A computed fold for a 354-nucleotide part of an RNA from an uncultured Haloarculaceae archaeon, annotated as small-subunit ribosomal RNA, central domain. Its mean pLDDT, the model's own confidence on a scale to 100, is 89. Rfam family: Archaeal small subunit ribosomal RNA. The family has 86 seed sequences and 709 matches in Rfam 15.1.
Context: one part of a larger RNA
């Protein structure tokens, strides 16, 4: 538990799909379940009110009438709204065709620099590292210069305050396959929609299992320094890992700390994509400007907010649906249950304390 809230005070599920449910465009028609009207029946007694009566009075009791009984049922009627039947419509939604843009996804092929190792040539005493050093490498020839081979990872410039994706995320080039949104259309369907408890799918990094790979970097670990100490910061090494294939895990400050959808409400400016028009043109898939649509930023009127701030990408004004919050600590712990190979995850208290 009436209610009030959820950017930063407690509170938006990491994201999407979707079942039930809830909610739901415009016009007409029938029905009459909800709704409304009339009427009839039920709605115990006591209690309550009025009147009368009985105990000497009163409390109390008895009788009659009324009221209460938020309600249930029958019959008849109304048809605006909700519901439902049938019919119609096109604005919501979907489809079809055409077009352009994109680091969207998957697969295959190809490439580039750097790095490491090895081989050949040159060359000689140092190199590396730091605040300064040392550990470390080097006469079995290092560092350095030069020619080559192999290997794994990565993808400078372009690059943007830019783009794409539901989110996580996505960047060397080419090819193939697939997907989403956007724009344009004089076409088609005709409310087919929104949200979404349960449920399902995807889900960074780390971690786990099996197999491969291992250049760099690098938890753990070993040394060298620093220091009172130094289980660190700095330096030299270095295993797991970092990479690939298949399978788990399911969490993040998974953040815009802002759920999704729809409608309404000043402007200015910048920018990506599509379309239309005008002007210019070195006629190019060109340049500039304006407008329509769709994204992405900044500033800002009204308004909102405790303020910071938000402000057509709302935190404004409204509608629908879902999730969540209710002082701090104990505690995201214990117990139980479910999931997981494990690590652990999900759900999630109380005593006590303040």
């Nucleotide at each position: 538990u009436u209610g009030g809230g959820c950017c930063u005070a407690a509170a938006g599920c990491g994201u999407c799909c979707g079942u039930a449910g809830c909610u739901u465009g415009c016009c007409g028609u029938g029905c009459a379940a909800g709704u409304c009207c009339a009427u009839c029946g039920g709605g115990a007694a006591a209690u309550c009110g009025g009147c009368g009566c009985g105990c000497u009075c009163a409390a109390c009791g008895c009788g009659c009438c009324g009221g209460c009984u938020u309600c249930c049922g029958g019959u008849g009627g109304a048809a605006a709204c909700u519901g439902u039947u049938c019919g119609g419509c096109u604005u919501g939604g979907g489809g079809c065709c055409a077009g352009a843009a994109g680091a969207c996804u998957c697969a295959g092929c190809g490439g580039g620099u750097a790095c490491g190792u090895c081989c050949g040539g040159g060359g000689u005493a140092g190199g590396a590292g730091u605040g300064a050093a040392a550990u470390c490498c080097c006469g079995u020839a290092a560092u350095c210069c030069u020619g080559g081979a192999c290997g794994g990872a990565c993808c400078a410039c372009c690059a943007a305050u830019g783009g794409c994706g539901a989110a996580a995320g996505c960047a060397c080039g080419c090819u193939g396959a697939g997907a989403a949104g956007c724009u344009g259309g004089a076409c088609c369907c005709g409310a087919c929609a929104g949200u979404g408890a349960g449920g399902g799918a995807c889900g960074a990094a780390a971690g786990c299992c099996a197999g491969g790979g291992u250049c760099u970097c690098g938890a753990a670990c070993c040394g060298g320094a620093u220091u009172a100490g130094a289980u660190a910061c700095c330096c030299g090494g270095g295993u797991a890992g970092u990479c690939c294939u298949g399978g788990c895990c399911g969490u993040a400050a998974a953040c815009g700390a802002u759920g999704c959808u729809c409608g309404u409400u000043a402007g200015g400016u910048c920018u990506g994509c599509c379309g239309u028009g005008c002007a210019c043109u070195a006629c190019g898939a060109g340049u500039g400007c304006a407008c329509g649509g769709u994204g992405a930023g900044c500033c800002g009127a009204a308004g909102u907010g405790a303020a910071g701030a938000c402000g057509a990408u709302a935190a404004a004004c409204g509608a629908g649906c879902c999730g969540c919050c209710u002082g701090g600590g104990a505690a995201g712990u214990a117990c139980g249950u479910c999931c997981g190979c494990a690590a652990g995850g999900a759900u999630g208290a109380a005593a006590c304390u303040u």